[in-house]
Context: one part of a larger RNA
């Protein structure tokens, strides 16, 4: 192992494709494997259960006699569902055509503001910092201002409760390439669907090789203060790193702390995206639909907070999980890793 849970109390895998297995839509005929009724035959006795009796003063207990449960195997049947065979069907699924949003990805290219460095004007003693200094930078001309030049990194304003994308995430414009999605109404194909043990992909930051960059910022390090100390908080400095390309790594408060999918259950209201009526010269506004993204809320749920048609409601289907704290996400095997480390993942012991 029956059962019970997974938002927050332990527990939803970071995400997606998708092997095996699980599960699976309407009709119709066919089969009887499952199922389900009958007989019959087997499971030795003994035990456990029932019923009618003995025997210990009764009762547990023993103990006679019959029934019963539980599986196996034959035959005879039943056909609603479940499997299987065989026709067929359009609501699922998918694909054609139209149309349409968008930061969805990839390369190239390009603007400006701002920064910073280098030359040159002007110009002359201070700047800079703080809480308040001083380290620091300045008469070899800093700070300011003005021109020119060269680098690099990020894109203010639009910007939103706003849009995309499976998640990680993605904004200057532009152009090439390329992926999903949305809505309309018709044709098409005919259940092709769901999920997913293993597997495979994809994956912020930091890090890890290689080679290029390197303006700002800035772990580490010096150095100034604060301080009893001050391996911090604050200042001036400043390497790795932050950026590109190739490869590694595989982690997160990877969160909606909420698996994925289908049906089903008031409403209000504000928004993005399409289409449809009506009204109108148009702009657009109104109602209705789908699709999406917020806010408030019936019923239900909830240990409360709070979920509530984007459920935390009521069901079905299939995966992952979890079983007091500590020891420990440790050891210890193995698999992965150039390493840092990941994954898998305990016992003793103690409360």
């Nucleotide at each position: 192992u029956u059962g019970g849970g997974c938002g927050u109390a332990a527990a939803g895998c970071g995400u997606c494709c998708g092997u095996a297995g699980g599960c699976g839509g309407u009709u119709u005929a066919g089969u009887a494997a499952g199922u389900c009724u009958a007989a019959g035959u087997u499971u030795a006795a003994a035990u456990u259960c029932c019923u009618c009796g003995g025997g210990c003063u009764u009762a547990a207990c023993c103990u006679g006699a019959g029934g019963g449960c539980g599986g196996g195997c034959u035959u005879a049947g039943a056909u609603a569902c479940u499997g299987c065979u065989a026709a067929a069907c359009u609501a699922g699924a998918g694909g054609g055509u139209g149309u349409u949003a968008g930061g969805g990805g990839c390369u190239g290219a390009u603007g400006g503001a701002a920064c910073u460095c280098a030359c040159g004007g002007u110009g002359u003693a201070g700047g800079g910092g703080u809480g308040g200094a001083a380290u620091c930078c300045g008469u070899u001309g800093a700070u300011a201002u003005c021109g020119u030049g060269g680098g690099g990194a990020a894109c203010a304003c639009c910007a939103a409760a706003a849009g995309c994308g499976a998640a990680g995430g993605c904004a200057u414009u532009c152009a090439g390439c390329u992926g999903g999605g949305g809505c309309a109404g018709c044709c098409c194909u005919g259940a092709c669907g769901c999920u997913g043990a293993g597997g495979g992909a994809c994956g912020a930051a930091a890090g890890c090789c290689a080679g290029g960059g390197g303006a700002g910022a800035g772990a580490a390090u010096g150095g100034g203060a604060u301080u009893a100390g001050a391996u911090a908080c604050c200042c001036c400095a400043g390497u790795a790193u932050u950026c590109c390309u190739g490869g590694c790594u595989g982690u997160a408060a990877a969160c909606g702390a909420u698996g994925a999918g289908c049906g089903c259950u008031a409403g209000c209201u504000a928004u993005u995206g399409c289409a449809a009526g009506u009204g109108u010269c148009g702009a657009c506004c109104c109602u209705u639909g789908c699709a999406g993204u917020g806010g408030c809320g019936a019923a239900g749920c909830u240990a409360a907070c709070g979920c509530g048609u984007u459920a935390a409601g009521c069901g079905c289907u299939c995966c992952g999980c979890c079983u007091g704290g500590g020891u420990a996400g440790u050891a210890c095997a193995g698999c992965c890793g150039c390493a840092a480390g990941g994954c898998c993942g305990a016992a003793a012991c103690u409360c």